[in-house]
Context: one part of a larger RNA
Molecule: small-subunit ribosomal RNA, 5' domain
Organism: metagenome
RNA sequence: GAACGAACGCUGGCGGCGUACUUAACACAUGCAAGUCGUACGAGAAAUUCCGAUUCGUCGGGAGAGUAAAGUGGCGAACGGGUGAGUAAUACGAGGGUAAUCUACCCUUAAAUUAGGGAUAACCUUGCGAAAGCGAAGCUAAUACCUGAUAAGCCUACGAUCUUCUAGGAGAUAGUAGGAAAAGAUGGCCUCUGUUUCAUGCUAUUGUUUAAGGAUGAGCCCUUGCACUAUUAGCUUGUUGGUGGGGUAAUGGCCUACCAAGGCUACGAUGGUUAGCUGGUCUGAGAGGAUGAUCAGCCACACUGGAACUGAGACACGGUCCAGACUCCUACGGGAGGCAGCAGUGAGGAAUAUUGCGCAAUGGGGGAAACCCUGACGCAGUGACGCCGCGUGAGCGAUGAAGGCUUUCGAGUCGUAAAGCUCUGUUAGGUGGAAAGAAAUAUUUCAGUGCCAAUACCACUGGAAUUUGACGGUACCACCAGAGGAAGCACCGGCUAACUCCGUGCCAGCAGCCGCGGUAAUACGGAGGGUGCAAGCGUUGUUC
Numbered sequence: 001g002a003a004c005g006a007a008c009g010c011u012g013g014c015g016g017c018g019u020a021c022u023u024a025a026c027a028c029a030u031g032c033a034a035g036u037c038g039u040a041c042g043a044g045a046a047a048u049u050c051c052g053a054u055u056c057g058u059c060g061g062g063a064g065a066g067u068a069a070a071g072u073g074g075c076g077a078a079c080g081g082g083u084g085a086g087u088a089a090u091a092c093g094a095g096g097g098u099a100a101u102c103u104a105c106c107c108u109u110a111a112a113u114u115a116g117g118g119a120u121a122a123c124c125u126u127g128c129g130a131a132a133g134c135g136a137a138g139c140u141a142a143u144a145c146c147u148g149a150u151a152a153g154c155c156u157a158c159g160a161u162c163u164u165c166u167a168g169g170a171g172a173u174a175g176u177a178g179g180a181a182a183a184g185a186u187g188g189c190c191u192c193u194g195u196u197u198c199a200u201g202c203u204a205u206u207g208u209u210u211a212a213g214g215a216u217g218a219g220c221c222c223u224u225g226c227a228c229u230a231u232u233a234g235c236u237u238g239u240u241g242g243u244g245g246g247g248u249a250a251u252g253g254c255c256u257a258c259c260a261a262g263g264c265u266a267c268g269a270u271g272g273u274u275a276g277c278u279g280g281u282c283u284g285a286g287a288g289g290a291u292g293a294u295c296a297g298c299c300a301c302a303c304u305g306g307a308a309c310u311g312a313g314a315c316a317c318g319g320u321c322c323a324g325a326c327u328c329c330u331a332c333g334g335g336a337g338g339c340a341g342c343a344g345u346g347a348g349g350a351a352u353a354u355u356g357c358g359c360a361a362u363g364g365g366g367g368a369a370a371c372c373c374u375g376a377c378g379c380a381g382u383g384a385c386g387c388c389g390c391g392u393g394a395g396c397g398a399u400g401a402a403g404g405c406u407u408u409c410g411a412g413u414c415g416u417a418a419a420g421c422u423c424u425g426u427u428a429g430g431u432g433g434a435a436a437g438a439a440a441u442a443u444u445u446c447a448g449u450g451c452c453a454a455u456a457c458c459a460c461u462g463g464a465a466u467u468u469g470a471c472g473g474u475a476c477c478a479c480c481a482g483a484g485g486a487a488g489c490a491c492c493g494g495c496u497a498a499c500u501c502c503g504u505g506c507c508a509g510c511a512g513c514c515g516c517g518g519u520a521a522u523a524c525g526g527a528g529g530g531u532g533c534a535a536g537c538g539u540u541g542u543u544c
Base pairs, nucleotide, nucleotide: 001544002543003542004541006540007539008538009537010536013390014389015388016387017386018385019383020382021348026346027345028344030343031342032341035075036074037073040072041071048063049062050061051060052059053058082301083300084299092225093224094223095222096221097220098219101218102217106214107213108212109211110210111209112208113207114148115147116146117145123138125136126135127134128133154179155178156177157176158175160173161172162171163170164169165168184206185205186204187203188202189201193199194198227273228272229271234264235263236262239261240260241259242258243257244256245255246254276298277297278296279295280291281290282289283288303324304323305322306321307320326337327336328335329334354380356379357378358377362376363374364373365372366371393423394422395421396420403414404413405412406411427485429480430479431478432477433476437471442466443465444464445463446462447461448460449459450458488533489532490531491530492529493514494513495512499528500527501526502525503524509516510515
């Protein structure tokens, strides 16, 4: 000199864009943060209101409404969001391999979508319990579950031929034996079948099943790079390798039985300490050094430790089970919980924000869609925490006013500074107007194309109309009035730009280094003046 997720002191007008628990991975009240689908399925209220009856107690029917709430089932919940405790290498970065692998949803291609069955929740009856919840009997549905049929270029076994690269496999061709599948829903129509103005039929869309390919995502393996410490020198028995077996999507001591005795190490093994890694960031002419907030990629974790289940994917932050610590409820028998999600509270600390608005946009989940959900996200709020921009007025104005300070008492200086005159109108204030961010989706309609028996339905393309804004009556614009509301902080001995007076008298004090102060202190305290930066200025801390 530059920089900062900064803090502290004094001061503080506005705006834009960013940014904000670096400490206790400490404990958490409360609310919200993951749901959705009735075009998979069965069932299905109430309040309220209308009508009728009435013994005036009520009863029946309609609307509310096939709505709400709940249940079965599907998809999602493995994304998104947080944190950096652990981890010095099963991490991360760079480059490869996978002929040792998987991949839901999505796209393309080919084929299929057949015949049946038995349950079960919800519901109803009932039992136990304070609760959380648990059980028994009966009824019912499905795209839930199960069995069968059929099936190729799928799987397994067996050999054959060809091609190809080399761990010994991969691909293609045809063959033998065995094995493996499915689910419907919605709209339209009478062309076909059967008929009753309809569906068991046809058709369209969508779903389901099998196979091949793609895309995306992931697993595993190899090489290499990446902190300190030798005041850590030896470490290792599933250890190192082989064979058989198991296990996995898959290789492998990953696991197991047996066999062999290996494997690593001064090119630093093993141990210890510290630490998430990277793109980057800061600094520097560079080489380097330091660092890893925000943003992006990867990894790890979710009260602590362990385990598996479901699933395409987890050994799963807002799932399950076990153990532990802690907190809470209890009828003492037993139960409930996990903010390192967004707000917020306590604590710790020098120190870090609102229990806000909205799904309008972007993105995500579900759905055919309408739509629903979304503390992701978009916005607003707080903080000069940072960067950038603007303002606090401009011109004229000498009797150099008053006043302050100094004085050699002549005067000098603050100083054109003020007053005064003439203007301007940024910003703050008031009044009025007023956006872009909106593209879509959906509905209606027009035209065309495809499908089809069809002018229906559906799909696609193009046009028109209607519909959607949290921010926000915000940005912005115009007008009104009016210099009015808006300057401080540090320093002035040298380094280092800026000097005098008074007070003090080695005292009080200053100080980054040198040093200053013991009676004329430009160094302490005050004042006048000056210098520097400026809505900031200094100090402290840290890095180069």